[in-house]
């Protein structure tokens, strides 16, 4: 230099063919149980605004296509692999 794969909450990892983003697990927080803890069980857990109801934003960054993009196209950045 060329080619292929890949990037989603704190972490792992889902999301059929473009159609509710974050299921499920781990971790965190609160509670139950306990003399106390561990284990177990229950609830909750992206960000911003709002008293709340609710609204807006969010898939590495930017742009495009589309009624609609995590998914398709282009450029850039990071990681892995192959060829030279």
């Nucleotide at each position: 230099g060329c080619c292929c794969c890949u990037g989603u909450g704190g972490c792992g990892g889902a999301a059929u063919u473009g159609g509710u983003a974050g299921a499920c697990g781990c971790g965190g927080c609160a509670g139950a149980c306990u003399c106390a803890a561990a284990a177990u069980c229950u609830g909750u857990u992206g960000c911003c605004g709002g008293c709340a109801a609710c609204g807006g934003c969010g898939u590495g960054g930017g742009a495009g296509u589309u009624c609609g993009a995590g998914u398709c196209u282009c450029c850039c950045c990071g990681g892995g692999g192959g060829c030279a």
Predicted 3D model of an 84-nucleotide RNA (transfer RNA) from a Rhodospirillaceae bacterium. Its mean pLDDT, the model's own confidence on a scale to 100, is 81. It matches the Rfam family "tRNA". The family's RNA type in Rfam is transfer RNA. NCBI's taxonomy places the organism under Bacteria, Pseudomonadota, Alphaproteobacteria, Rhodospirillales, Rhodospirillaceae.